Predicted 3D model of RNase P RNA and transfer RNA as a complex of 463 nucleotides. Model confidence (mean pLDDT): 76 of 100.
């Protein structure tokens, strides 16, 4: 240069005019400190506010209690208010490399499933081709023996079957076919039996907190995949959501039908347990129909931001100091102008002046911590590969 | 704000204990008719919303992104 790759940040700035919501002050109205209307001061989106995928705070359900079912988490240590989130490390795949990815317990506890094709799909199972034995049949070829001499008999190759058996080495099928290579071994073969090599599985040593790695010895043990199929193990989760809940105010009402008892609500599925209501004069639960639909609390100071020192490899934690100001309810944060900042065309050999256009994703709604997904464009530092030059 | 379903042919809608994706109305083309309709034969149509992941193998079974419906005091 050149192409990569890891973190970290900003993500338009000034000024002015108008103009939206929040406050705080003062005026003026009013019986009123409440409305309601003017003025001036103030302050008013994010990195994701977003999806609602996790996690918590909070708030009701009396208490949040047993069980069974559901759900979720799933290599190890550790951080946290907790987590499926972050650190740090081990296994395993990717690259050339910085670096990056992983739902990463169990398949030797037991079910299930592996379509077609293929002999045979999990039981040491299966024989289609080939290979071997054996039995029949044939009567080419060689040899030996007899002589009914154009014949028989018998061993050897050699050749064929709607025979009987052996063999998983070879061919073929398939994601997948039951270690691999060499040699013994056999009638052909095979871990059959041996050398190595791979892996399992048991035991001891070392090193680590641990996941785990390195090694020694033993057993021929060779045992498919799939758990994002049940399902086993280990740990964890009561339910519901701020339209939770609380309180004022307004409104009224009586009803009609149906259903209703070891029941009904409180609690979500099921029991148990509490608790409260009730058992035909009915607790309550469904539908139909009428009635109010206003305001205030909750609600902004917190697991907070940021700075320095300490402890830690980091995550992160400890102490001191500083700073703090969104709060709407059809739901505000907005337009216009000027002038910079950047990016694109044009114009131009190139740059500059100059016109034109463009600056993205998006928008709070009880609050935090994460993850994930969108994003124009720009900036910082740190690695890592090729090239060339010194 | 919040809690849930649902996406398959032109339209409605099955198939989701993983193994070649179907019905029905349409739509074509033939036939029957003097035409039409209705009947009868045949056929054509499919990114199973996108994407990625598990597996030999995904419409089914995991994550994510869209869209579009439901319920709440």
């Nucleotide at each position: 240069a050149g192409a990569g790759c890891c973190g970290g940040c900003c993500g338009g700035g000034u000024g002015g005019u108008c103009g939206c919501g929040g406050g705080a002050g003062c005026g003026g109205u009013u019986g009123a400190u409440g409305g309601c209307c003017g003025c001036u001061c103030u302050c008013g989106a994010g990195g994701a506010a977003a999806g609602u995928c996790c996690g918590g705070a909070c708030u009701c359900c009396g208490c949040a209690g047993g069980g069974c079912a559901g759900g979720g988490a799933g290599c190890u240590g550790g951080g946290u208010a907790a987590c499926a989130c972050c650190c740090a490390g081990g296994c395993g795949g990717g690259g050339a490399g910085a670096c990056c990815c992983g739902a990463c317990g169990g398949a030797a506890a037991g079910u299930g499933c592996c379509g077609c094709a293929g002999a045979a799909a999990g039981g040491g199972a299966a024989a289609c081709c080939g290979c071997c034995c054996g039995c029949c049949g044939u009567g080419g070829c060689c040899g030996u023996c007899u002589u009914u001499u154009g014949g028989g008999a018998u061993g050897g190759u050699g050749u064929g079957g709607a025979c009987g058996g052996g063999u998983a080495a070879g061919g073929g099928u398939g994601a997948a076919a039951a270690g691999g290579u060499g040699g013994g071994g056999u009638a052909a073969g095979a871990g059959c039996c041996c050398a190595c090599c791979a892996g399992c599985g048991g035991u001891c040593c070392u090193g680590g907190u641990g996941a785990c790695a390195g090694g020694g010895c033993c057993g021929g043990c060779u045992u498919g995949g799939u758990a994002a199929a049940c399902c086993c193990c280990u740990c964890c989760c009561g339910g519901a959501g701020c339209a939770a809940g609380g309180c004022c105010a307004a409104a009224u009402a009586g009803g009609a039908g149906c259903c209703g008892a070891u029941g009904c609500u409180g609690u979500g599925g099921c029991c148990c347990g509490c608790a409260g209501c009730g058992c035909u004069u009915g607790a309550g639960g469904c539908u139909c129909g009428g009635g109010u639909a206003g305001g205030c609390c909750g609600c902004a100071a917190g697991a907070g931001g940021c700075c320095g020192c300490c402890g830690g490899u980091a995550a992160c934690g400890g102490c001191g100091g500083u700073c703090c100001u969104a709060g709407a309810u059809g739901g505000a944060u907005g337009a216009c102008c000027a002038c910079c900042a950047c990016c694109c065309g044009g114009g131009a050999a190139a740059g500059a002046a100059c016109c034109g256009g463009g600056u993205a994703c998006a928008g709070a709604a009880u609050c935090c911590g994460g993850c994930u997904u969108a994003u124009a464009g720009g900036c910082c530092g740190a690695c890592u590969c090729u090239c060339u030059c010194u | 704000g919040g809690g849930c379903g649902c996406u398959u042919a032109g339209c409605u809608c099955a198939g989701c204990u993983g193994g070649c994706a179907g019905a029905g109305c349409g739509u074509c083309g033939c036939c029957c008719u003097u035409a039409c309709a209705a009947g009868g034969c045949g056929a054509a149509g499919g990114u199973c919303g996108g994407g990625g992941g598990u597996u030999c193998g995904a419409c089914u079974c995991c994550c994510u992104c869209a869209g579009c419906g439901c319920c709440c005091a």